[in-house]
Context: one part of a larger RNA
RNA sequence: AGCACAGGGAGGAUGCCCUGGCACCGGAGCCGAAGAAGGACGUGGUAAGCUGCGAAAAGCCACGGGGAGCCGCAAACAGGCGAAGAUCCGUGGAUAUCCGAAUGGGGGAACCCGCUAGGAAGGAGUCCUAGCAUCACAUACUGAACACAUAGGUAUGUGAGGGGAGACCGGGGGAACUGAAACAUCUAAGUACCCCGAGGAGAAGAAAUCAAACGAGAUUCCCAAAGUAGCGGCGAGCGAAAUGGGAGGAGCCCAAACCCAUGUAUGCAGCGAUGUAUAUAUGGGGGUAGAAGGACAAGCGAAGUAGUGUAAUAUAUAAUAGACGAACUGUCUGGGAAGGCAGACCGGAGAAGGUGAGAGUCCUGUAGUUGAAAUUAUGUAUUACAUGAAGCUUGAAUCCUGAGUAGCACCAGUGCCGAGGAAGCUGGUGUGAAGCAGGGGGGACCACCCUCCAAGGCUAAAUACUCCUGGUGACCGAUAGAGAACUAGUACCGUGAGGGAAAGGUGAAAAGAACCCCGGGAGGGGAGUGAAAUAGAACCUGAAACCCUGUGCUU
Numbered sequence: 001a002g003c004a005c006a007g008g009g010a011g012g013a014u015g016c017c018c019u020g021g022c023a024c025c026g027g028a029g030c031c032g033a034a035g036a037a038g039g040a041c042g043u044g045g046u047a048a049g050c051u052g053c054g055a056a057a058a059g060c061c062a063c064g065g066g067g068a069g070c071c072g073c074a075a076a077c078a079g080g081c082g083a084a085g086a087u088c089c090g091u092g093g094a095u096a097u098c099c100g101a102a103u104g105g106g107g108g109a110a111c112c113c114g115c116u117a118g119g120a121a122g123g124a125g126u127c128c129u130a131g132c133a134u135c136a137c138a139u140a141c142u143g144a145a146c147a148c149a150u151a152g153g154u155a156u157g158u159g160a161g162g163g164g165a166g167a168c169c170g171g172g173g174g175a176a177c178u179g180a181a182a183c184a185u186c187u188a189a190g191u192a193c194c195c196c197g198a199g200g201a202g203a204a205g206a207a208a209u210c211a212a213a214c215g216a217g218a219u220u221c222c223c224a225a226a227g228u229a230g231c232g233g234c235g236a237g238c239g240a241a242a243u244g245g246g247a248g249g250a251g252c253c254c255a256a257a258c259c260c261a262u263g264u265a266u267g268c269a270g271c272g273a274u275g276u277a278u279a280u281a282u283g284g285g286g287g288u289a290g291a292a293g294g295a296c297a298a299g300c301g302a303a304g305u306a307g308u309g310u311a312a313u314a315u316a317u318a319a320u321a322g323a324c325g326a327a328c329u330g331u332c333u334g335g336g337a338a339g340g341c342a343g344a345c346c347g348g349a350g351a352a353g354g355u356g357a358g359a360g361u362c363c364u365g366u367a368g369u370u371g372a373a374a375u376u377a378u379g380u381a382u383u384a385c386a387u388g389a390a391g392c393u394u395g396a397a398u399c400c401u402g403a404g405u406a407g408c409a410c411c412a413g414u415g416c417c418g419a420g421g422a423a424g425c426u427g428g429u430g431u432g433a434a435g436c437a438g439g440g441g442g443g444a445c446c447a448c449c450c451u452c453c454a455a456g457g458c459u460a461a462a463u464a465c466u467c468c469u470g471g472u473g474a475c476c477g478a479u480a481g482a483g484a485a486c487u488a489g490u491a492c493c494g495u496g497a498g499g500g501a502a503a504g505g506u507g508a509a510a511a512g513a514a515c516c517c518c519g520g521g522a523g524g525g526g527a528g529u530g531a532a533a534u535a536g537a538a539c540c541u542g543a544a545a546c547c548c549u550g551u552g553c554u555u
Base pairs, nucleotide, nucleotide: 001554002553003552004551005550006549007548008547009546015540016505017504020476021475022473023472024471025470026469027468028466029465030163031162038099039098040097041054042053043052045077046076049073050072060093061092062091063090064089065088069081070080071079104113105112106111114132115131116130117129118128119127120126134160135159136158137157138156139155140154141153142152168199169197170196171195172194173193179186183233209216210215220247221246222245223244224243230238231237251458252457253456254402258285259284260283261282262281263280264279265278266277267276268275269274290436292401293400294399295398296395297394298393299392300391307387308386309385310384311383312382313381314380315379316378317377318376319375320374322370323369324368328343329342330341331340332339344361345360346350352364353363354362407431408430409429410428411427412426413425414424417443438453439452440451441450442449492499493498512539515526516525517524518523
């Protein structure tokens, strides 16, 4: 030095574990000038961090639950609280510094400086309290150039502003890589991304729709139709609808004609007050359709009724704390019984977790039953207030029924449709109707026929999503699962946008090793605890690389 065996060190794999994650499915779903989301700074007897809270500061008040301990994570000392019911849990309230939309002005966020009114013995300084941003709308007053007027100004009232999950929805903009085995039309894709807006959903929505000679009857979503019909350098690819079956189900209001009232302007009459006509503005009535309907005229009828909204009361259900809840002993092993053995019992409960090993009957629970002073949601009923319909018949002359609209031309976009035979829908520019004897559509266009009524508006549910909350898992188990099971978006890196870790486990219980010895200490040896200390805090198990000791063999 090598090999073998044995014993160690170092190291932290593996096994076991789970207060953490992940996924799916239910529930629930907005917050904000009454100052949000998010922060800064404070706040404890001792207090660095986290958590809670806000100068009333790990908290204050009331009500309800609960019932013996409590003063957070988190020990300790000191000091307190609690059967006159604390701590804790729920509901409602009080307080809630400073920054932040931030809103009195400023500003390099968490700071600086004001004005007005009131107050502190209050003249000044100082302090305290309240108010003082902007925009929009409404109303009133005021009021230029410029006579009336208008612009502007002032006051009061109401509203807005910002945030929200890398989610979902609508709208306005809108790529490229890529694919086409290159590439330009095309594709990727109306995707990513940016902006605006809405809300627990959003959008859409009561036919100028489809259909096909039969008919349907708003919208949305799912299944089929169907990878069909089609589109397409007819390449790559893209890709409907009718219709059928389901989920859900709900329908309404204006504009106009006409009538009434008020104001204004003009004409006429009048000395004037005023009357009258026309036009116009505002308000009220009326009216809302395609077998056209309505106005209008006549007649019948309904009622302050049905309904709707708000509030109160009652009631039911649910949410936000909870409550009751069956049944086991002995013995053996063991540190420990829930295990073995023996004999019982309950079961509308043999889900699960815990307890010193494996418990239906020990604890928490589970099945089942039950509960709210307070707040909230939904439904029902009653009452009050507000609002508030209709229907039918007949008549025929007139009037109304959404205009720079429809259509057309050119140019674009959209849809399955890439300009094509290209209808439909939308926009830009230009042109520009009819008006019920009317108008649109039925895929160029024309006729016949069928069908619908544009150019105004509202509308629940079925649908989407998951910050939140609960349940479940042939999901993970510490290099996994979230980046984060631990002071984690922390430490740390970066000027910044941004990037972004590592790090879990003594034991059943600290019983966490009194005392003695070596040592400056660290560390160790005894003693002691414990079932175990090679479980000793660098702590479960403790693999390998690597290092060492002993013994044997070989050289």